Large-subunit ribosomal RNA, domain I from a termite gut metagenome, 485 nucleotides, folded computationally. Model confidence (mean pLDDT): 85 of 100. RNAcentral holds the full RNA, with entries from SILVA.
[in-house]
Context: one part of a larger RNA
RNA sequence: GGCGCAAGGGGAAUGCCUUGGCAUCAGGAGCCGAAGAAGGACGUGACAAGCUGCGAUAAGCUACGGGGAGCGGCACAUACGCAUCGAUCCGUAGAUGUACGCGGGGAACCGCCUGAACUGAAACAUCUAAGUAGGGCGAGGAAAAGACAUCAACCGAGAUUCCGCAAGUAGUGGCGAGCGAACGCGGAGGAGGCCAAACCAGAAGAACUUCGGUUUUUCUGGGGUUAGGACAGCGACAAGUGACGAUAGGUUAGGGGAACGGCAUGGGAAGGCCGACCACAGGGGGUGAGAGUCCCGUACCCGAAAACCGACAAUAGCGAGCUGAAUCCAGAGUACCGCCGGACACGUGAAACCCGGUGGGAAGACGGGUGGACCACCAUCCAAGCCUAAAUACUACCUGAUGACCGAUAGAGAAGCAGUACCGUGAGGGAAAGGUGAAAAGAACCCCGGAAGGGGAGUGAAAUAGUACCUGAAACCUUGUGCCU
Numbered sequence: 001g002g003c004g005c006a007a008g009g010g011g012a013a014u015g016c017c018u019u020g021g022c023a024u025c026a027g028g029a030g031c032c033g034a035a036g037a038a039g040g041a042c043g044u045g046a047c048a049a050g051c052u053g054c055g056a057u058a059a060g061c062u063a064c065g066g067g068g069a070g071c072g073g074c075a076c077a078u079a080c081g082c083a084u085c086g087a088u089c090c091g092u093a094g095a096u097g098u099a100c101g102c103g104g105g106g107a108a109c110c111g112c113c114u115g116a117a118c119u120g121a122a123a124c125a126u127c128u129a130a131g132u133a134g135g136g137c138g139a140g141g142a143a144a145a146g147a148c149a150u151c152a153a154c155c156g157a158g159a160u161u162c163c164g165c166a167a168g169u170a171g172u173g174g175c176g177a178g179c180g181a182a183c184g185c186g187g188a189g190g191a192g193g194c195c196a197a198a199c200c201a202g203a204a205g206a207a208c209u210u211c212g213g214u215u216u217u218u219c220u221g222g223g224g225u226u227a228g229g230a231c232a233g234c235g236a237c238a239a240g241u242g243a244c245g246a247u248a249g250g251u252u253a254g255g256g257g258a259a260c261g262g263c264a265u266g267g268g269a270a271g272g273c274c275g276a277c278c279a280c281a282g283g284g285g286g287u288g289a290g291a292g293u294c295c296c297g298u299a300c301c302c303g304a305a306a307a308c309c310g311a312c313a314a315u316a317g318c319g320a321g322c323u324g325a326a327u328c329c330a331g332a333g334u335a336c337c338g339c340c341g342g343a344c345a346c347g348u349g350a351a352a353c354c355c356g357g358u359g360g361g362a363a364g365a366c367g368g369g370u371g372g373a374c375c376a377c378c379a380u381c382c383a384a385g386c387c388u389a390a391a392u393a394c395u396a397c398c399u400g401a402u403g404a405c406c407g408a409u410a411g412a413g414a415a416g417c418a419g420u421a422c423c424g425u426g427a428g429g430g431a432a433a434g435g436u437g438a439a440a441a442g443a444a445c446c447c448c449g450g451a452a453g454g455g456g457a458g459u460g461a462a463a464u465a466g467u468a469c470c471u472g473a474a475a476c477c478u479u480g481u482g483c484c485u
Base pairs, nucleotide, nucleotide: 001484002483003482004481005480006479007478008477009476015470016435017434020406021405022403023402024401025400026399027398028397029395030394031105032104039100041098042055043054044053046078050074051073061094062093063092064091065090066089070082071081072080109140110138111137112136113135114134120127124174150157151156161188162187163186164185165184171179172178192387193386194385195331199222200221201220202219203218204217205216206215207214208213228329229328230327231324232323233322234321240318241317249309250308251307252306254302255301256300260275261274262273263272276293277292278282284296285295286294336360337359338358339357340356341355342354346372367382368381369380370379371378422429423428442469445456446455447454448453
């Protein structure tokens, strides 16, 4: 030096574990804010650096409920206190609430405005991606839409929204890539209302006046709203609709809650053996090992002084119909047209319908819009005013449950004081790091040493479990020994 054997160091893999995550389901809740939010700053403890809580009344103050023996947060020490005259703690309501910040904040969902490119077309320009991403404004618990100037087709339907079909159909399309309806049918849900005007009355102003008033403008009240209405006549308080408040019930603390002993092994019994019991409870967690009957619970039952949510039903309230047809009213720089754009599944096309810019610019129910150029006939509806629950979307937040989800290089970036340390001028980027033991019983005392560390002693089932702590692989480094050289 090599090859073995044995024992170590080193290192952290692996196994086991889980306080943390991920996902889904169900229920709840769904806005906060000048009565000062979200957010951070600074304070606040006997001693107090950090986190948490709180605000100069500062780990807290008051009241009312719950609860019943310990308590002074994480946080295990010392000191000093509080508590069966009911504390700490839990719930409800209130008080206090420094200095800043503050027309702001909010995960996604929604409306409007604005609005790409990569990409696809096997290149690329129309087209696509896509009205997507991004930017701006605004609102709510939902938002938006919504009560036919809609469809349909000569039969009829009857607001909007969402789902299934119709249907990858009809179409559209450098007829390429692609894009892609509607009618109608089946479901979820279901709800319809109010103005403007005619007409009536009143007030104020103006003009005229024979001072009786008339006309006119504006405002207010009645009336009325497409089964059109006013108006005239008849006639009535109906059908129906339906609050506020209250109640049932629920939420925010809680309470009751069955049934087991022995023997041996072991550090320890819940495992074994023997003999029992409960079960509307044999879900789950814990306890020195694997517990229906030890602890917390579970099934089931019960419970609120206070605050909040909150039906069904009933009532108040609202609310009518028929006939007539002369006159009056029924949303104007609007409809519509030209030009230019946009949006409609529809790329200008035969291109209607809808929206915008610009220039023109009606009719008045004997009227007007639409039915995919346009015209006639026919049918249908009544624009140019407003409101409207539910079915729908989403989940920052609360509760419960579940998992052929993860188990510390996984699962969130974050299981530990993480959006931290650290990096960057900044926007921004962004870690590593879990496990003694059943219990600290965390090693009194003695010895070596300045200490660190170690040797005894002691604890423990175990110390090769000693806080550099479960298990403890490999690389790598040693010690002892056998053989060979």